[in-house]
RNA sequence: UAUAUGUCACUACAACACAACCUUACUAACCAGGUCAGGGUAGGAAUACAGCAGCCUUACGUAAGCUCUUGUGUGUGUAGUGGCUUUUUUUA
Numbered sequence: 001u002a003u004a005u006g007u008c009a010c011u012a013c014a015a016c017a018c019a020a021c022c023u024u025a026c027u028a029a030c031c032a033g034g035u036c037a038g039g040g041u042a043g044g045a046a047u048a049c050a051g052c053a054g055c056c057u058u059a060c061g062u063a064a065g066c067u068c069u070u071g072u073g074u075g076u077g078u079a080g081u082g083g084c085u086u087u088u089u090u091u092a
Stems, first nucleotide, its partner, number of pairs: 002089001004087001006084009015074006022065005032057004040049003
């Protein structure tokens, strides 16, 4: 000097973990919606109005799943570039 190794930083990819998106299920006394029995109000009547319970849909939320996608993280791994110069080998 050069190669390899060790180590540090950066970059990229992967791995792992978590979260979000998505799917399914459940999920609203009154301050979500729809339909509104009964009853109430208006009306001579027809009917109309508001509307509790019930039922249905769904929201917030909860649980499980999903590994496609997105994001966050790292004393996980690989590679590249640069640095340090611990070790080995080679040359002078």